[in-house]
RNA sequence: GGGUUCGUAGCUCAGUAGGAUAGAGCAACGGUUUCCUAAACCGGAGAUCGCGGGUUCGACUCCCGCCGGGCCCA
Numbered sequence: 001g002g003g004u005u006c007g008u009a010g011c012u013c014a015g016u017a018g019g020a021u022a023g024a025g026c027a028a029c030g031g032u033u034u035c036c037u038a039a040a041c042c043g044g045a046g047a048u049c050g051c052g053g054g055u056u057c058g059a060c061u062c063c064c065g066c067c068g069g070g071c072c073c074a
Stems, first nucleotide, its partner, number of pairs: 001073007010026004019057001029043004050066005
């Protein structure tokens, strides 16, 4: 340099034949329980979906460019 794949919450991931409030588990936080801690149970919070543009009534999802990681080729 060429090809391919991935980037969504603090972490690990789901969700992509476009459709209306973007989810789960763990962690953290608050509460119940306990003399205290742990465990258990309950609760609500947290992501402009890597960045910028385009298409569309509507984009995490499709198209283009860029950034970063993995793999293959040279």
This is a predicted structure of a 74-nucleotide RNA (transfer RNA) from Cyanobacteria bacterium SIG32. The source organism's lineage runs through Bacteria, Bacillati and Cyanobacteriota. Its Rfam family is "tRNA". The family is grouped with related families in Rfam's "tRNA clan". The family's RNA type in Rfam is transfer RNA. About the family: Transfer RNA (tRNA) molecules are approximately 80 nucleotides in length. Model confidence (mean pLDDT): 81 of 100. The RNAcentral record of the sequence draws on ENA.